Source information:
The RNA shown here (c-di-GMP-I riboswitch aptamer) has 87 nucleotides and comes from a Gammaproteobacteria bacterium. The sequence was found by an Rfam model in a public genome assembly. Model confidence (mean pLDDT): 89 of 100.
């Protein structure tokens, strides 16, 4: 000090679900709970997917429809940080 490796040991996160705040909603934070994870640590660069308050179009309304500046790092790459062990 690399690494494509993960059999152990201590430990770590925590899906679904559900309370409880928070949000226009997608989703979030906190508790409870574990599907599953060796980066499921952390960052929206790139791709994708979810939402559509507000905007824009149409409509007599009702209401379609567009659209991210919003979300997801537990959808993919791609940056960066790192434990233990094998090699």
């Nucleotide at each position: 000090c690399g690494u494509u490796c993960g059999a152990a040991a201590g430990g770590g996160c925590a899906a679904a679900c559900u309370c409880a705040c928070c949000g226009a909603a997608a989703g979030g934070u906190g508790g409870g709970g574990a599907c599953g994870c060796a980066a499921a640590g952390c960052c929206u660069c790139c791709g994708g997917u979810c939402u559509a308050c507000g905007g824009g179009c149409g409509u007599g309304a009702g209401c379609g429809c567009c659209u991210a500046u919003g979300a997801c790092a537990g959808c993919g790459g791609g940056g960066u940080u790192g434990c233990c062990g094998g090699c």
The organism belongs to Gammaproteobacteria, within Bacteria.